Molecule: RNase P RNA; transfer RNA
Organism: Paenibacillaceae bacterium
RNA sequence: AAAGUCUGACAGACAAUCGCCGGCGGCCUUUGUUGCCGCGGGAGGAAAGUCCGGGCUCCGCAGGGCAGGAUGCUGGAUAACGUCCAGUCGGCGCGAGCCGAAGGAUAGUGCCACAGAAAUGGACCGCCGAUGGCCGGCUUCACGCCGGCACAGGCAAGGGUGGAACCGUGGUGUAAGAGACCACGAGCGGCGUUGGUGACAACGCGGCUGGUAAACCCCAUCCGGAGCAAGACCGAGAGAACGCGGCGGCCUCGGAGCCGCAGCCCUUGCCCGGGGCGCGUUCGGGUUGGUCGCUUGAGCUGCGCAGCAAUGCGCAGCCUAGAUAGAUGAUUGUCGCUUCCAUCGUGGGAGGGUCGUUCCCGUUAUACCACCGGAAGUACAGAACCCGGCUUAUGGCAGGCUUUCCGC
RNA sequence: UGGGGAUUAGCCAAGCGGUAAGGCAACGGACUUUGACUCCGUCAUCCUAGGUUCGAAUCCUUGAUCCCCAGCCA
Repeated sequence: AAAGUCUGACAGACAAUCGCCGGCGGCCUUUGUUGCCGCGGGAGGAAAGUCCGGGCUCCGCAGGGCAGGAUGCUGGAUAACGUCCAGUCGGCGCGAGCCGAAGGAUAGUGCCACAGAAAUGGACCGCCGAUGGCCGGCUUCACGCCGGCACAGGCAAGGGUGGAACCGUGGUGUAAGAGACCACGAGCGGCGUUGGUGACAACGCGGCUGGUAAACCCCAUCCGGAGCAAGACCGAGAGAACGCGGCGGCCUCGGAGCCGCAGCCCUUGCCCGGGGCGCGUUCGGGUUGGUCGCUUGAGCUGCGCAGCAAUGCGCAGCCUAGAUAGAUGAUUGUCGCUUCCAUCGUGGGAGGGUCGUUCCCGUUAUACCACCGGAAGUACAGAACCCGGCUUAUGGCAGGCUUUCCGC
Repeated sequence: UGGGGAUUAGCCAAGCGGUAAGGCAACGGACUUUGACUCCGUCAUCCUAGGUUCGAAUCCUUGAUCCCCAGCCA
């Protein structure tokens, strides 16, 4: 210097003028659905996507069963989390570092295209044919022995296919062979000892051997529902038509008058349980009204202590948007940052440009650098009940570390 | 705010782990004197980016765009 990686802070500054939205105080011949004056405040790191979690509020206190959903190494942090911190194991990278939905394939089921004999009880080529069978020979016959066939049958070593071939290599063994047996080794889970809180690691013993659970599933843990259009109060407005009204019982002169079942609605999808109610169709009425909820909160800043850290505790200080169709803006001036231009002026200057060069500019005031001058640009993006995260968008800056090259 | 769904060639669309069907259009060729018809052929970042798997349009996660439904008082 280049490439890369991690971390941190920032999100242009100041002034003037004109506006917008809240708060506090004051004034009034007008008490203001938009009055006037003064003081003070007014977007973010993501306010965004709405992907998770919690607070808060309401519900018929959320009970039982089935179904469903989410998560999934260990320990810790936390109100909680799918987040964060520290570690274990695995993978990627030369490395700094990064990534991991990382329980179970020894519960069961499914799937593994094409190729291949076979994708988990399979045999195409191949090997054998010990045993049984058939044929021939020796033998008087039988028994037996020898040779042949490859008929029954046995085998899975080798070939070849595939992403993957019943764990691999060597030996024993056999008719040929095979984890059938032995030695060494790989993986998986089990037991024991040691270390560790633990995941796990090391050693020993005996067991098993295709992959896939981001396939069904099993195991463990968690989950009541809805959401500020939650919810509370005030104001305004306002009802009719038609149809249906099952079963049983009671009252009555008479009427859907009363009760139960049924029915409808709510309670998470279903059942049980619980609560409420005549039901359905059509046409209408009122407003997009006001106040509260609403911003003092798992809050911010500083210091100290505990902890590797996330974070927690203590003390002191501070108050920092609250709009409701949605305020937080615009203009001007000065300065800052980046890039470019110009080469007039001032200063430095023998080298500079470049990944590099045999290329270009310059060694004369002339290249180049700094100041001065001019022009352009200054990202992503706008709170809507609040908070903790995640993800995505986005500008330049600073620092640590790594690799390579060059110079000393 | 809550819920559901879609994205595959220029257009309409099938396929839901194993070679991306089909139709219209476009382009090229054949046939024809020429055109139409007909026949043959060509044309795909499966919305984007990652991951799981031997293998992804399909399964999982993130993001983008679009569509539909429900919700006030009485």